[in-house]
Context: one part of a larger RNA
Molecule: small-subunit ribosomal RNA, central domain
Organism: uncultured prokaryote
RNA sequence: CUGGGCGUAAAGCGUACGCAGGCGGCUUAGUAAGUAGAGGGUGAAAUCCCAGAGCUCAACUCUGGAACUGCCCCCUAAACUGCUAAGCUAGAAUCCUGGAGAGGUGAGUGGAAUUCCUAGUGUAGAGGUGAAAUUCGUAGAUAUCGGAAGGAACACCAGUGGCGAAGGCGACUUCCUGGGCCAAUACUGACGCUGAGGUGCGAAAGCGUGGGGAGCGAACAGGAUUAGAUACCCUGGUAGUCCACGCCGUAAACGAUGAGAACUAGAUGUUGGGGGAAUUUGGUCAGUGAUACAGCUAACGCUUUAAGCACACCGCCUGGGGAGUACGGCCGCAAGGCUAAAACUC
Repeated sequence: CUGGGCGUAAAGCGUACGCAGGCGGCUUAGUAAGUAGAGGGUGAAAUCCCAGAGCUCAACUCUGGAACUGCCCCCUAAACUGCUAAGCUAGAAUCCUGGAGAGGUGAGUGGAAUUCCUAGUGUAGAGGUGAAAUUCGUAGAUAUCGGAAGGAACACCAGUGGCGAAGGCGACUUCCUGGGCCAAUACUGACGCUGAGGUGCGAAAGCGUGGGGAGCGAACAGGAUUAGAUACCCUGGUAGUCCACGCCGUAAACGAUGAGAACUAGAUGUUGGGGGAAUUUGGUCAGUGAUACAGCUAACGCUUUAAGCACACCGCCUGGGGAGUACGGCCGCAAGGCUAAAACUC
């Protein structure tokens, strides 16, 4: 370099943006770099191959041919790719209109509940469990009813409902703000797709500084259980969970399915939500689920949201263990992350 693959067997980067690179719509004209044809030069000899010859044969040697699939030059062709010029509107983008949404950031507000404090009523238990005990309570608990404080989360609505690239997003009001969708014009005129490196974002836990701390609750302590119980159960309880700023950069970061655009049987029945159009129905567009067929698949299953049929680009895999480890490098305050072997062994 080549082959076969990547839902579950090894294998899709967590996700997006994007430089280089790769690939790229329709028409016309030109060019001739790629491409195709013809010719010339060169491609040392030996070797390889073919036909003969010489050593008694063979190996070996000799003669001739072919080949040396390459490079260079000249001529011709102009379909395709490239380049140049001109144009187009089906890709892409923009303007106008409408409408949906837990999309994001900041500020403000609200009620229910738990806990603590305070005041009243009231008396002996409460709590907890499989059963108990640790625990709280005559210094008045639990229960009940007023007042007040503080923190966190937003019941019902709620829905294989919605939005977002992913992580994720759920009380209400509001400033600012991103993306997507429908319809009908107008406008730019290929401005596109992918994307090694790179950069941004990225649950939870964890880290730094400063706040905050109601509930829950690693660690820890005690009570039980048990042969033991460094656990499961119970009573407490510190970090943490919350906020601001900064770091970390990992997850079964999952649809275990990279992103983009085209095609097909959307042929059939059903469901939920939104927009446009419309008197209504039918039909249409975008998104999201279920079922059966063609096709695919080792099977399970997938099936217009493909794992079908093909295209262009990127990433990744190559028997199990050793090992996502050692060493080195880069990053990090650290924890650690990224990159990533070999010996040996089966």